[in-house]
Overview:
A computed fold for a 142-nucleotide RNA from a Bacillota bacterium, annotated as SAM riboswitch aptamer (S box leader). Its Rfam family is "SAM riboswitch aptamer (S box leader)". Rfam links the family to the GO term regulation of gene expression. The coordinates come from a structure-prediction model, not an experiment, and the mean pLDDT is 78.
RNA sequence: CUCUUAUCAAGAGUGGCGGAGGGACAGACCCGAUGAAGCCCGGCAACCUGCCUUGAUUCUUUUGGAUAUACUCCGAGGAGUCUUGGCAAGGUGCCAAGUCCUGCAGCCGAGCUUGCUGAAGACCUCGGUUGAGAGAUGAGAG
Numbered sequence: 001c002u003c004u005u006a007u008c009a010a011g012a013g014u015g016g017c018g019g020a021g022g023g024a025c026a027g028a029c030c031c032g033a034u035g036a037a038g039c040c041c042g043g044c045a046a047c048c049u050g051c052c053u054u055g056a057u058u059c060u061u062u063u064g065g066a067u068a069u070a071c072u073c074c075g076a077g078g079a080g081u082c083u084u085g086g087c088a089a090g091g092u093g094c095c096a097a098g099u100c101c102u103g104c105a106g107c108c109g110a111g112c113u114u115g116c117u118g119a120a121g122a123c124c125u126c127g128g129u130u131g132a133g134a135g136a137u138g139a140g141a142g
Stems, first nucleotide, its partner, number of pairs: 001142008013041001015040003021031003025103003042095003047091002049088004055082006062076005099134001104131008112121003
């Protein structure tokens, strides 16, 4: 860097150094000298990890039993996979705003337009909703 997969509505400082930027990109809208980025300390969470635990399932040239004697069935033990709940915090991660919002497409409602009415509506505007895309982080693979 690419691919696969899971998650992205919760949570986290009146600290020290530092001195003008920051919120991925674009637009918008915000944060910032009442102190941005960055570094340190502190904290949050629990993806991986370790231990305990619930249930399911597979294997077993470990072991006990049954009979219809078949490498059948039932139980105990051991190992693996998945799973429930809990504890810890070793590897990461995170600590303004929903991933701050929108970016592409579908659907719904309203506006708007045409029409005498019933009703209909491509494009456009606003709102809602679903999915995708993009992005972030973990785990695995190349």